[in-house]
Context: one part of a larger RNA
RNA sequence: CUGGGCGUAAAGCGCGCGUAGGCGGCUCGGUCAGUCGGAUGUGAAAGCCCCGGGCUUAACCUGGGAAUUGCAUUCGAUACUGCCAGGCUAGAAUGUAGUAGAGGGAAGUGGAAUUCCAGGUGUAGCGGUGAAAUGCGUAGAUAUCUGGAGGAACAUCAGUGGCGAAGGCGACUUCCUGGACUAACAUUGACGCUGAGGUGCGAAAGCGUGGGGAGCAAACAGGAUUAGAUACCCUGGUAGUCCACGCCGUAAACGAUGUCAACUAGGCGUUGGGGGGUUUAACCCUUUAGUGUCGCAGCUAACGCAUUAAGUUGACCGCCUGGGGAGUACGGCCGCAAGGUUAAAACUC
Numbered sequence: 001c002u003g004g005g006c007g008u009a010a011a012g013c014g015c016g017c018g019u020a021g022g023c024g025g026c027u028c029g030g031u032c033a034g035u036c037g038g039a040u041g042u043g044a045a046a047g048c049c050c051c052g053g054g055c056u057u058a059a060c061c062u063g064g065g066a067a068u069u070g071c072a073u074u075c076g077a078u079a080c081u082g083c084c085a086g087g088c089u090a091g092a093a094u095g096u097a098g099u100a101g102a103g104g105g106a107a108g109u110g111g112a113a114u115u116c117c118a119g120g121u122g123u124a125g126c127g128g129u130g131a132a133a134u135g136c137g138u139a140g141a142u143a144u145c146u147g148g149a150g151g152a153a154c155a156u157c158a159g160u161g162g163c164g165a166a167g168g169c170g171a172c173u174u175c176c177u178g179g180a181c182u183a184a185c186a187u188u189g190a191c192g193c194u195g196a197g198g199u200g201c202g203a204a205a206g207c208g209u210g211g212g213g214a215g216c217a218a219a220c221a222g223g224a225u226u227a228g229a230u231a232c233c234c235u236g237g238u239a240g241u242c243c244a245c246g247c248c249g250u251a252a253a254c255g256a257u258g259u260c261a262a263c264u265a266g267g268c269g270u271u272g273g274g275g276g277g278u279u280u281a282a283c284c285c286u287u288u289a290g291u292g293u294c295g296c297a298g299c300u301a302a303c304g305c306a307u308u309a310a311g312u313u314g315a316c317c318g319c320c321u322g323g324g325g326a327g328u329a330c331g332g333c334c335g336c337a338a339g340g341u342u343a344a345a346a347c348u349c
Base pairs, nucleotide, nucleotide: 004320005319006318007303008302012317014201015200016199017198021194022193023192025088026087027086029084030083031082033081034080035077036076037075038074039073040072041071042070049065050064051063052062053061054060091191092188093187094186095185096183097182098181099180103177104176105175106174107173108172109171110154115149116148117147118146119145120144121143125136126135162169163168206247207246208245209244210243211242215241216240220236221235222234223233258316259315260314261313262312263311266294267293268292269291270290271289272288273287274286275285276284277283278281298305299304322349323348324347331342332341333340334339
């Protein structure tokens, strides 16, 4: 080198874009670099292997052959790959007309509820729990009505429904904007796939500066519980949660399942399109793009997966190699810090 794997045993980068590289549709012609064949030269001797010979045999010695799978030159072959030139349309992309959508960004608006403030009514309790107490209340609370302030989140609709690469996205309106899908044509003519480095995005928490602060609530205080109770329960309550800008770059970032392409029984549901049919309906058939469920072949250690594969194959990348030590130390890089990333060994079982 070859050889085994990665849903749950160790193992798919959190997710995109993309450089180098790797791989790449159909067809005609050329070339002959890769590839294949022949020849020539060389590939020292000894050794190994084969056939002989010599020491009484063997070891040993010795003759010949084979082998030396290589390299160079030369003559050929041309299917495949490469390269050069031409063509094609099935991959890919663009145009035209439409469709659905919590996709993203910005601005504005709305109602319900909680809290607080002011006022009215009203009086002795309220609140809370397993039971209580801390707490609030005669300085008039709780309850109820009216008005106001402010912040955050958007009930019903709501759906194994939708959109997005992932993280994620849910009131309404407007503006800006990305992607997907559908139909029929037209256009370009392989423009493609993957992607080491690189680069961008990336929940929550956390950090910096400045705002904001209703509710909730780490820390903290008090009351309970308890043998104790640095908890679970209760009353409070600060960071934070919210906004702007800048960092952080991690998650059970999960489908614990990389991306792309092709092929391989079906049944039932659902979302967005298209076509057709009829009895025009809460209908039927069909097709396509999603999203679920059951299931055949096949696969799997089993569980299970099963056209959304974990089946059958191909292309490219990433990763794994006993447990602990350890995702740690040291060093590098990044970060304001917290820390992140890359990543061992001794020792031990």
Small-subunit ribosomal RNA, central domain from a metagenome, 349 nucleotides, folded computationally.
The prediction has a mean pLDDT of 90.
The RNAcentral record of the full RNA draws on SILVA.
It matches the Rfam family "Bacterial small subunit ribosomal RNA". Its family is annotated with structural constituent of ribosome and ribosome in the Gene Ontology.